[in-house]
Context: one part of a larger RNA
Molecule: large-subunit ribosomal RNA, domain II
Organism: activated sludge metagenome
RNA sequence: GCCUAGGAGUUAUUGUUUGUGGCGAGCUUAAGUGUUUAAGGCACGUAGGCGUAGGGAAACCGAGUCUGAAUAGGGCGAGUAAAGUCGCAGGCAAUAGACCCGAAGCGGAGGUGAUCUAUCCAUGGCCAGGUUGAAGCUUUAGUAAAAUAAAGUGGAGGACCGAACCGGUCACUCUUGAGAAAGUGUCGGAUGAGCUGUGGAUCGGAGCGAAAGACUAAUCAAACCCCGCGAUAGCUGGUUCUUUCCGAAAUAUAUUUAGGUAUAGCCUCGUUGCGCUGAUGACUGGGGGUAGAGCACUGAAAAGGCAAGGGCCCAUACCCGGGUACCAACCCUUACCAAACUCCGAAUACCAGUCAAAGAAGCACGGGAGUCAGACUGUGGGGGAUAAGCUUCAUAGUCGAGAGGGAAACAGCCCAGACCACCAUUUAAGGCCCCUAAACAAUGCUAAGUGGAAAAGGAUGUGAAUUUACACAGACAAUAGGGAUGUUGGCUUAGAGGCAGCCACCAUUUAAACAGUGCGUAAUAGCUGACCUAUCGAGUGAAUUUGCGCCGAAGAUGAUCGGGACUAAGCAUUGUGCCGAAAGUGUGGGCUUGCAGCAAUGUGAGCGGUAGGAAAGCGUUCCUGAGCCAUUGAAGCCAAAGCCGGCAAGGCAUGGUGGAGGGUCAGGAAGUGAAAAUCUAGGC
Repeated sequence: GCCUAGGAGUUAUUGUUUGUGGCGAGCUUAAGUGUUUAAGGCACGUAGGCGUAGGGAAACCGAGUCUGAAUAGGGCGAGUAAAGUCGCAGGCAAUAGACCCGAAGCGGAGGUGAUCUAUCCAUGGCCAGGUUGAAGCUUUAGUAAAAUAAAGUGGAGGACCGAACCGGUCACUCUUGAGAAAGUGUCGGAUGAGCUGUGGAUCGGAGCGAAAGACUAAUCAAACCCCGCGAUAGCUGGUUCUUUCCGAAAUAUAUUUAGGUAUAGCCUCGUUGCGCUGAUGACUGGGGGUAGAGCACUGAAAAGGCAAGGGCCCAUACCCGGGUACCAACCCUUACCAAACUCCGAAUACCAGUCAAAGAAGCACGGGAGUCAGACUGUGGGGGAUAAGCUUCAUAGUCGAGAGGGAAACAGCCCAGACCACCAUUUAAGGCCCCUAAACAAUGCUAAGUGGAAAAGGAUGUGAAUUUACACAGACAAUAGGGAUGUUGGCUUAGAGGCAGCCACCAUUUAAACAGUGCGUAAUAGCUGACCUAUCGAGUGAAUUUGCGCCGAAGAUGAUCGGGACUAAGCAUUGUGCCGAAAGUGUGGGCUUGCAGCAAUGUGAGCGGUAGGAAAGCGUUCCUGAGCCAUUGAAGCCAAAGCCGGCAAGGCAUGGUGGAGGGUCAGGAAGUGAAAAUCUAGGC
C1' cells in the first nucleotide's frame, strides 16, 4: 500500500422553544401501597410543583403597591383583547469525559530496580619481551679526617619502547547495517590515581559523580510500573446513506484580546404578526465645500518697476550729504503653487416628500446557524521610492462558494451564471493560411520579421500636410578657367609676406577676387575656400507638424510570435459575410412555487453553490401486532444481465452454490450507513 472487520453528537437531569395529544381556571402526581397474564400494565396515593395578582429589602398592603410629608410626581403592575398544565417527539443550551483520537506535564506516607552504569567495601586474579640505570654499597684515587672524583656493583621510577589487557585519535566503509554504535587501517596507556573475577553497600527531589547535568538496565534538567485519569488541549486530524429549497461571512465594538469568544451585521426556518412600507425609477425640495478652478485670506514662490529701511565706499567735529551692476518691506505689472489656503465651485452620492413598484421584496417577533486569516482587478487616496504578486482605507466587480467559451497553458482579467436530454438553431467575448471551426473585397502604410518587450538621446529611413528661400534674366551639384593691384597694410618680432599675436579692415582695376575659410613654410613659396565667368538645362535648399519604421537593446541547460510558417497570414480605416459557449431560441422530460380551478389541468416565475439553515426519503439490527414464504430449498455468497409506471439512496425478479431459516404491511426502539483520522486488529 491493498483486502476484511472495527471506528466518532450518546445518555441522564434541568431549562427554553416548535410540533402533537389529554384535561382546562385549572393541570399534575413523587416516594410508596394494592392488584395482575409477572414483563409491563391497571388502580390508589394530593405530600409537593406550576398557573389563577401584583408591589415592596421587609413588615405589610392589595387592583394596586413602592418611594415620599403628600391626595403631587415617578417606578413596577392591573385594565380591554385574560390560558395554563401534564405527557410524547424534534431543535438548542447548561451540568456531567459530553462527537472521537492525540500531549508535553502535575500529584501519590503506592511499588520495582545498582545482573547496565557511577562511587565505595571485602576477597582473589593479571601485566611477553626489550631499554634506561636513581639512592645505597664496594674498590681505587684523594683528604689530617671529611668532602669530592672514577670504575664496579646495585636495580629506583604515576621512567622509556612495545604484545596480552584497557582504551577509542584520525580516516574510510557501513548508515531500510553483519551490528539500535560495528569493521579495517591508524592511534593513546600498558608497575599504576593500572586492569579485572566473585560477593556485598548506596536510589528517585533520592543516590553516585577526578563535574560532562554525566550515570542510575538501549530510558535521565528528576528512572521504571501502577493509580488520580476518559488530566487538560481557545490546538491539529477525523466524523460513515440519498434527494429537494434557500444560502452566507472573512466587517463593527469589546476582550491578558489579536489563529479564541460575546453582541451587532450578513444566512435560514415559522399554518407568527404588520401590509405596500421595500430594492429601483420619475418628479420636487434640501444641506454640503470634494473634483476643478482661483489667489480675495493664510502660507509658499519667479521676473521687472517704483521705493521705505539697511549694508559697503567717499566725505565728515557735529548736523547735513554724495556714490553704489549690494539686500530689500509695502505698492504696481506679468506669471505660478497648497491635504491641514478659499472670493468661487460641479458631476455623483446622501437626506426628505409625492407617485409607480405584490417582490424567493420590506418591517417586527421568535427557533437554528455559520462567519471575525480574505484574494486579485478597475477607480479615489494614505504609507513606501507616484517600488513590490507590498501595505492600509474607500468604492465597484470577480474569485472565495462558479462550471462553460476566450486570454497557448493561467482562482481574482474579458464574455457568460450549468435542472436533465437532443448528430436542431441564433449569437457574446474572441476569431476566420495550416495545426483549428470560420473570409472575402476596397484604400493606404510598413521592409524593420517591425509585427512578435523598453527610455533619455541620435540619424539625408520612408509616407502625408504646411511655411519659406533661390531658380530659363539659367538656380543646386559637377567640370574648366579666373581668384588681381597699392601691399610684405600698420604694430610686434630673429622672422610675422592673407593665415603666432595686437590694431585697423581702406582704396584701385574689375565679370569677380577677402588687408582673407582651412592645410602648409623658419619666413616666403605651394594647395584650397569665399567670390566671378563658361559648359550643362530644371528644379534645388532650409524649417515646422504628423503616420509607420531604424539605432540605443548585455545572462546564465536550446531556441521560438502557442508552433508551422507569414511581406501579409503585419499595421490603419472601411464594407459585407461566417465561425464561436453549458448564454438566447426550439423540441421533449423532471422538480419547486405563485395564480385560476372541486379535480384533471391550464398559465406565469424559478431550479450553480462552500460554511450553514429548512424539508422529504432510502437502507441496517432488534421489538409488538396482523398476515405470509421456505428441503418442490430460507439467509449468505457468486454470476452476467433483465424490470422499476425509482431522480437518487435503492427495490424486485433469474441462474448457480448453499443447507434452515426469512420476508411483507402498520407501528416502535436504536451499539443505524465508512475512503480518509501518520486510525485499531488480522491477512496478503